[in-house]
Context: one part of a larger RNA
């Protein structure tokens, strides 16, 4: 000199953009952070509409009916493995980079083939029982895109023939014919969305290897599943991954083992570079989710807001037993020099579910707080010598503060008040045209046009008008380094100090004042890195 996730002191007008627990991976009150689908299912607790019955103040009340819109609880599907947080652990194939072969893959894209025919249950509801609660048990009954067989099989496994095992699910809308007719239902055709098997793709994930990636030798030897082989098991998959047997290997001064420290990287800071330091924010990877362990489900987890066991802690209890996990967003206590609101909205972007409308989303977008940083703007402009008054100083003449002020003439950025007012909006809905499927003028998919229409921010940005210099300057320093000097006080005292050093009665070095210098909504100090 540059820099910082900074803190402290004094001071503080506005805006834009960013950043904001570095310490206790300490403990957490409260609210929210993952749901959705009725176009899978049986249904009907609540709300609304409709219908019926009864009462009757003739438009109310009560009861009934799932008939309709919808929908609590339940079964079922998909998603809760993403998104969000933290850096404890880890010196490791963890990360970075370059390669590799023995793998898996829900949703998505393309192709091929199929989707035939049956069955038995079980939640819910109802009845009953236990319990303080959490919840649990028994009986009866019911549905499915839940579950289980059979048939079929391109493909799979063993194989000489042959044999073995082994898939599926429907829903919604529309049309047409017939029977009955008040609605609608069954068969057929059709569109869309789903389903099954398989081949390929895309993207994603698992695994292996070379090289690189801290410190200590006041750590020199380490290792028995250890190193290799064979048989077997296991996995989606190679492999001591596991197991039995056999051999006796394997690593190490090019630093094994041990100890300490640490998430890694793109990057960031500094520097002419080489390098040094660092890993906040943003992005990629990894690890963790009260501590330790374990598996289940699933395409994917050994799973932050799932399950089980053990432990510590907290809470409830009728003492028999139960409940919990903010390193999600806010917020509280504690620790600390120190770090924010128990805010708004799903309008946009993205994600989950759904055919869609839509619902959910503390992701996200915004707002609030903080000079924490960077950047921009302002605190007026011109004129004005009687060089006013006052202050300071003086050789008492003067000098300086100083065109500074006052005065005169102007301007109105920002702040203030009033009004106007984009863009962030694409979608969705209604409807027309063309076109694909189709027997079809149903229906539905695609393209395109018109109308309608969705904004948290928001008193938005911007623009216009109004009034008035009106509302807005400090901080550090002035002995040398190093820009800037005098007076008074003090008298090795009080004090200063980054280094050299100042202070002993004329201190440009202490304290005050006047003046000056530097930076300026900041300026200094401390800490830290180059």
């Nucleotide at each position: 000199g540059a820099u910082u996730g900074a803190a402290c002191g004094c001071u503080g007008g506005c805006g834009g953009c960013a950043g904001g627990c570095c310490u206790a991976a300490c403990a957490c009150a409260u609210g929210c952070a993952a749901g959705u689908c009725g176009a899978g299912c049986g249904g009907u607790a609540a709300c609304a509409g409709g219908g019926g019955u009864a009462g009757c103040u003739u438009g109310c009340u009560a009861c009934c009916c799932g008939c309709u819109g919808a929908c609590g609880a339940g079964c079922g599907g998909c998603g809760g493995a993403c998104g969000g947080g933290u850096g404890a652990g880890u010196a490791a194939c963890g990360c970075g980079u370059g390669g590799g072969a023995a793998c898996a893959u829900g949703c998505c894209c393309g192709g091929u083939a199929g989707a035939g025919g049956g069955g038995g249950a079980u939640a819910g509801c109802c009845c009953g029982a236990g319990g303080a609660a959490a919840c649990u048990c028994g009986g009866a009954u019911u549905a499915a895109u839940a579950c289980c067989g059979c048939a079929u099989a391109c493909g799979c496994c063993c194989u000489g023939a042959g044999g073995g095992g082994g898939a599926a699910a429907g829903g919604u809308g529309g049309c047409c014919u017939c029977u009955a007719u008040u609605u609608a239902u069954a068969a057929g055709c059709u569109a869309c969305c789903a389903c099954u098997a398989u081949c390929g793709g895309a993207g994603u994930g698992g695994c292996c290897c070379g090289c690189g990636u801290g410190a200590g030798a006041u750590u020199a030897g380490c290792u028995a599943g250890u190193u290799g082989g064979u048989g077997g098991g296991g996995u989606a998959a190679a492999g001591g991954c596991c197991u039995a047997c056999c051999a006796a290997g394997g690593c190490g001064a090019c630093g094994a083992u041990c100890u300490c420290u640490a998430g890694c990287u793109g990057g960031u800071c500094u520097g002419a570079g080489a390098g040094g330091a660092u890993g906040a924010u943003c992005a990629g990877c990894c690890a963790c989710a009260c501590u330790g362990g374990a598996a289940c489900u699933g395409a994917g987890a050994c799973a932050c807001g799932g399950u089980c066991c053990a432990g510590a802690c907290u809470c409830c209890u009728a003492c028999g037993g139960g409940a919990g996990g903010c390193a999600g967003c806010a917020g509280u206590g504690g620790g600390g020099a120190a770090u924010a609101u128990u805010g708004g909205a799903c309008a946009a972007u993205g994600g989950g579910g759904g055919a869609a409308a839509c619902c959910c989303u503390g992701a996200u977008c915004c707002a609030g707080c903080c000079a924490u940083g960077c950047c921009g703007c302002g605190u007026g402009u011109g004129u004005g010598a009687a060089g006013a008054a006052g202050g300071c100083u003086c050789u008492a003449g003067g000098g300086u503060u100083g065109u500074a002020a006052a005065g005169c003439a102007c301007u109105u950025u920002a702040a203030g008040u009033u009004g106007u007012g984009a863009g962030g909006a694409a979608a969705g809905c209604u409807u027309g045209a063309c076109u694909g499927c189709g027997a079809a003028u149903a229906g539905u998919g695609g393209u395109u046009g018109a109308g309608u229409g969705u904004g948290a921010c928001g008193u938005u940005a911007g623009c216009a008008a109004c009034a008035g210099a009106a509302u807005a300057a400090g901080c550090a320093c002035c002995g040398g380094c190093a820009a800037a000097c005098u007076c008074c006080g003090u008298g090795c005292c009080a004090g200063c100090a980054g280094c050299c050093g100042c202070g002993a009665u004329a201190a440009u070095a202490c304290g005050g004042a006047g003046g000056g210098u530097g930076c300026g909504a900041g300026c200094g100090u401390u800490a830290a890195u180059c």

A computed fold for a 530-nucleotide part of an RNA from a metagenome, annotated as small-subunit ribosomal RNA, 5' domain. Its mean pLDDT, the model's own confidence on a scale to 100, is 85.